[in-house]
Predicted 3D model of a 269-nucleotide RNA (Bacterial large signal recognition particle RNA) from a Solirubrobacterales bacterium.
It matches the Rfam family "Bacterial large signal recognition particle RNA". It is annotated as a non-coding RNA gene.
A source record names the gene ffs.
Of the family's consensus pairs, 84% are formed in the model.
The source organism's lineage runs through Bacteria, Bacillati, Actinomycetota, Thermoleophilia and Solirubrobacterales.
The sequence is in RNAcentral, with records from ENA.
């Protein structure tokens, strides 16, 4: 080194669930890999490990240990993304409005005289005065209004007188006084954020009207363009919160798969 017989080991792992913890059965991934029996209101165990029972292989392509790779599988919410019928700020972004300035169309006034200057009135305030309205209180008219103490007339009755006749006079009726009401046509007086008007004074220049210079522009709405140390939280950003494991990151597990090293015993030649 070679033969031969053997032992340890192997003959599938691995994630998740359950569970005190492990392995199984159960799912899922890998992918080919003995057989039989137990198993979810579980079975088996107790520290590397399924338990019985059989079979094959066996010293290295095969068994162990590092490392890479990584299918796939749990976690997390520290980060980006996604969601918020959640909150704040921010108008240096965009996005609307809102003022202003230019242009342009298209209209309209404008040589029967734009714009502009300049005078003059009323409009606006104060005061005084005059009509007229309006209220109000009187008058004037109308009703009603007095057991006696108003006024006429005064039956019955009374009194006075021989009588003629005369005298107060109570009901009734006519009247009327204060009062109450009503009416307002007419008159008188007052009153005022009432309307017109005259005079006098102010005060404003804004718009209106008018006369004057001068002699060409003046102008609503639309649309665009520029300015805004103008607004507005609709959208964007920013900040603070929540949700969500879908995508990404993070962090564990890790199958195939791929380098590297490890690992006996007897005999005989």
């Nucleotide at each position: 080194c070679c033969g031969u017989g053997c032992u340890a080991g192997g003959c599938g792992g691995g994630g998740u669930g359950c569970u005190a913890g492990c392995g199984g059965u159960g799912c899922c991934c890998u992918g080919u890999a003995c057989c039989c029996g137990c198993a979810a209101u579980c079975c088996g165990c107790u520290c590397u490990a399924g338990c019985g029972g059989g079979g094959c292989u066996g010293a290295a392509u095969c068994c162990c240990c590092u490392c890479c790779c990584g299918a796939g599988g749990g976690g997390c919410u520290c980060c980006g993304g996604c969601c918020c019928u959640g909150g704040g700020g921010u108008c240096a972004g965009c996005g609307c409005c809102c003022c202003g300035u230019c242009u342009u169309u298209a209209g309209g006034c404008g040589u029967u005289g734009a714009u502009g200057g300049u005078u003059c009135g009323g409009u606006c305030c104060c005061g005084c005065g005059g009509c007229g309205g309006u209220g109000a209180a009187g008058g004037c008219c109308c009703g009603u209004g007095a057991a006696c103490c108003a006024g006429g007339u005064c039956a019955g009755g009374u009194c006075c007188g021989g009588a003629a006749g005369g005298a107060a006079g109570c009901a009734g009726c006519c009247u009327u006084a204060a009062g109450c009401g009503g009416u307002c046509a007419c008159c008188u007086c007052c009153a005022g954020g009432c309307g017109c008007u005259g005079c006098g004074g102010g005060g404003a220049c804004g718009a209106c009207g008018g006369g004057c210079c001068g002699g060409a522009g003046c102008u609503c709405c639309g649309a665009g363009a520029c300015a805004g140390u103008g607004g507005c939280a609709g959208c964007g950003c920013c900040c603070c919160g929540g949700g969500u494991a879908c995508c990404g990151g993070c962090u564990u597990c890790g199958a195939c798969g791929g380098a590297g090293g490890g690992u006996g015993c007897a005999c005989g030649g």